[in-house]
RNA sequence: CUCAUCCAGAGCGGUGGAGGGAACGGCCCGAGGAAACCCGGCAACCAGCGCAGGCCCCUGCGCCAGGUGCCAAUGCCGGCGGAGUAAAGAUACUCCGCACGAUGAG
Numbered sequence: 001c002u003c004a005u006c007c008a009g010a011g012c013g014g015u016g017g018a019g020g021g022a023a024c025g026g027c028c029c030g031a032g033g034a035a036a037c038c039c040g041g042c043a044a045c046c047a048g049c050g051c052a053g054g055c056c057c058c059u060g061c062g063c064c065a066g067g068u069g070c071c072a073a074u075g076c077c078g079g080c081g082g083a084g085u086a087a088a089g090a091u092a093c094u095c096c097g098c099a100c101g102a103u104g105a106g
Base pairs, nucleotide, nucleotide: 001106002105003104004103005102006101011039013038014037015036019029020028021027024078025077026076040071041070042069045067046066048063049062050061051060052059053058075100079098080097081096082095083094084093085092086091
């Protein structure tokens, strides 16, 4: 940089001791114990195996759990653009796209 995914799921454990939820603004979580580490768990992106599509490739489905990942709240909410609904308005809400970010694969 490209592509895919991001409203599902996951602990009444041990160590540890004050922070954490990306950044910013909110709003939250935390001494009834944060981060981190260990154990445990979830899921199935990749790998592996099988079946089908005639065939390498590729695609789909299934199995498995080796490499990652993940285990408060939708990616906790939002920001920008467009469309719409309600309202006198401030504003609120819904949908689409974008941005930012995370994870995987290349």
Background: Model confidence (mean pLDDT): 84 of 100. The RNA shown here (SAM riboswitch aptamer (S box leader)) has 106 nucleotides and comes from uncultured Thermomicrobium sp. The model forms 97% of the base pairs in the Rfam consensus.